[in-house]
RNA sequence: GGCUUAUCAAGAGUGGUGGAGGGAACGGCCCUGCGAAGCCCGGCAACCUGUGCGUGAGCAUAAGGUGCUAAAUCCGUCGGCGGAAGUCGAAAGAUGAGUU
Numbered sequence: 001g002g003c004u005u006a007u008c009a010a011g012a013g014u015g016g017u018g019g020a021g022g023g024a025a026c027g028g029c030c031c032u033g034c035g036a037a038g039c040c041c042g043g044c045a046a047c048c049u050g051u052g053c054g055u056g057a058g059c060a061u062a063a064g065g066u067g068c069u070a071a072a073u074c075c076g077u078c079g080g081c082g083g084a085a086g087u088c089g090a091a092a093g094a095u096g097a098g099u100u
Base pairs, nucleotide, nucleotide: 001100002099003098004097005096006095007094008093013041015040016039017038021031022030023029025077026076027075028074042069043068044067047065048064049063050061051060052059053058073092078089079088080087081086
């Protein structure tokens, strides 16, 4: 990298460092010198492991492996329904676990 599968409307900083970008792509619309990305610390969550409880389904915990920490995956992109507002599904993407 490919494939399978689950989840994606909750939650998380007035910290340090750093100095100009960031929000996947495209179109929007936003965030940002009242300090972007990155890194460190803190935090959130509970997918996998561990541990405890339970016959079990499962529950708890948060030590280990990830992940996440503006806005619904920020909104739209393709399609169904609808006069519209809107709504449902898909695609694409992200993350975990498994597999090749």

About this RNA
SAM riboswitch aptamer (S box leader), 100 nucleotides, folded computationally. It was read from a public genome assembly, where an Rfam model found it. Its mean pLDDT, the model's own confidence on a scale to 100, is 87. It matches the Rfam family "SAM riboswitch aptamer (S box leader)". Rfam links the family to the GO term regulation of gene expression.